The RNA shown here (c-di-GMP-I riboswitch aptamer) has 75 nucleotides. Rfam family: c-di-GMP-I riboswitch aptamer. From the family's description: GEMM was predicted in a large-scale screen for bacterial structured RNA regulatory elements. Genes associated with GEMM are involved in a diverse array of functions, including chemotaxis regulation, signal transduction, secretion and chitin. The prediction has a mean pLDDT of 80.
[in-house]
RNA sequence: AAAACCUAUGGGCAAAAUCGGCGAAAGCCGGUGACGCAAAGCUAUAGGGCCUUACUGAGGCAGCCAGUUGCAUUU
Numbered sequence: 001a002a003a004a005c006c007u008a009u010g011g012g013c014a015a016a017a018u019c020g021g022c023g024a025a026a027g028c029c030g031g032u033g034a035c036g037c038a039a040a041g042c043u044a045u046a047g048g049g050c051c052u053u054a055c056u057g058a059g060g061c062a063g064c065c066a067g068u069u070g071c072a073u074u075u
Stems, first nucleotide, its partner, number of pairs: 002075003012037002017032006035063001041068003047065002049061005
């Protein structure tokens, strides 16, 4: 530097559900929780896709693909 990732010690994140708050909604924030994740880190006009309706204009999703940075291990 490239590829793989069956295997993750320590550590990290946290689906559904539920409680409180915000919102018109999608959804978001916090608590509990633990389905999963080796990028479930970050990026949402200026890639694609999806969701909402106050519908042509806005709002939202990164745990859909993608872009970008990076770790253990193996070759």